[in-house]
Context: one part of a larger RNA
RNA sequence: CGCAAGAGGAUUGAGAGGAGCUCUCCCUAGUACGAGAGGACCGGGAGGGACGCACCGCUGGUGUACCAGUUAUCGUGCCAACGGUAGACGCUGGGUAGCCAUGUGCGGAGAGGAUAACCGCUGAAAGCAUCUAAGUGGGAAGCCCACCUCAAGAUGAGUCCUCUGUGAAGGUCCCGGGAAGACGACCCGGCAAUAGGCUCUAGGUGGAAGUGCAGCAAUGCAUGCAGCCGAGGGGUCCUAAUAGACCGUCCG
Numbered sequence: 001c002g003c004a005a006g007a008g009g010a011u012u013g014a015g016a017g018g019a020g021c022u023c024u025c026c027c028u029a030g031u032a033c034g035a036g037a038g039g040a041c042c043g044g045g046a047g048g049g050a051c052g053c054a055c056c057g058c059u060g061g062u063g064u065a066c067c068a069g070u071u072a073u074c075g076u077g078c079c080a081a082c083g084g085u086a087g088a089c090g091c092u093g094g095g096u097a098g099c100c101a102u103g104u105g106c107g108g109a110g111a112g113g114a115u116a117a118c119c120g121c122u123g124a125a126a127g128c129a130u131c132u133a134a135g136u137g138g139g140a141a142g143c144c145c146a147c148c149u150c151a152a153g154a155u156g157a158g159u160c161c162u163c164u165g166u167g168a169a170g171g172u173c174c175c176g177g178g179a180a181g182a183c184g185a186c187c188c189g190g191c192a193a194u195a196g197g198c199u200c201u202a203g204g205u206g207g208a209a210g211u212g213c214a215g216c217a218a219u220g221c222a223u224g225c226a227g228c229c230g231a232g233g234g235g236u237c238c239u240a241a242u243a244g245a246c247c248g249u250c251c252g
Base pairs, nucleotide, nucleotide: 001153005164006163007162008161009160010159011158015150016149017148018147021049022048023047024046025045026044027043033038051107052106053105054104055103059101060100061099062098066094067093068092069091070090071086072085073084074083075082076081110145112144113143118138119137120136121135170247171246172245173244174190175189176188177187178186194240195239196238197236198235199234200233201232203229204228205227210223211222212221213220214219
């Protein structure tokens, strides 16, 4: 810009993309077959590998300042308690959310359709024969459908519902944000639980400071599953989503 008014939703599916893999074992059955050795078709069941999609309850990884320990040194006058630097974490032990795999779940299903090679039935031309000439059946990991995803610029522009009837309906900017994101875009919110704070809690760390007690002391114990805590969950209008601007004006 188009889809002959303008909007907000919901859809159909022309068409396109993805997927499509495979092994072992058990039963049927030591059956059919075979002198024996050996050993099935068909059908049913179980367990794997690789690959793919999703997820984080489990097992783990990361988690740059969430908790703790600790060395050297400097500082807060000193003790104690803390803070800085040693990497753009000093080192070490752990670790929430998020993101992940090595973890977990699921997938490649089909008694569907038409076929290939091939195997048939009926059957003449050609009194026989012949799967073919008329007619008709079976038959592949392949084709079509089915499964997953996109999809009306499918200009062949489809369909349904609702709203507005004019600065209308609606939308954009702006603002608070997001398991959305390079930026645009997308999604939610703007008097409301959107973010922050506060509070409760899950979870992490692992027992704070101060004080008391024991010990000559280092240290240990008690107060006390303590203290502290980024991203998780719930609640709460305390703070901030203010103030506004613009686009959009029946058809020819």